[in-house]
Predicted 3D model of an 80-nucleotide RNA (c-di-GMP-I riboswitch aptamer) from a Chloroflexota bacterium. It was read from a public genome assembly, where an Rfam model found it. The coordinates come from a structure-prediction model, not an experiment, and the mean pLDDT is 82.

RNA sequence: AAGCUGAAAAGGCGAACCCACCGCGAGAUGGGGGCGCAAAGUUAUGGGUCUGUACAGGCACAGACCGCCAGACUGCUGAG
Repeated sequence: AAGCUGAAAAGGCGAACCCACCGCGAGAUGGGGGCGCAAAGUUAUGGGUCUGUACAGGCACAGACCGCCAGACUGCUGAG
């Protein structure tokens, strides 16, 4: 130096639930609210889960969820 881990400090994000609104739906957005999170920032790339349509069966197509796992890109702090 790199890698692994991440104390402390200042902050950040914002689960469930409720309201409004959009959507066939999964769900998204805004407000309230905080379960939690060192990437709970971005990305649907690979899996996975969910929704819709189709189908005798089998196959499929279109979508949703990164706070399900992983990959990629980026970011604040710096004790041990």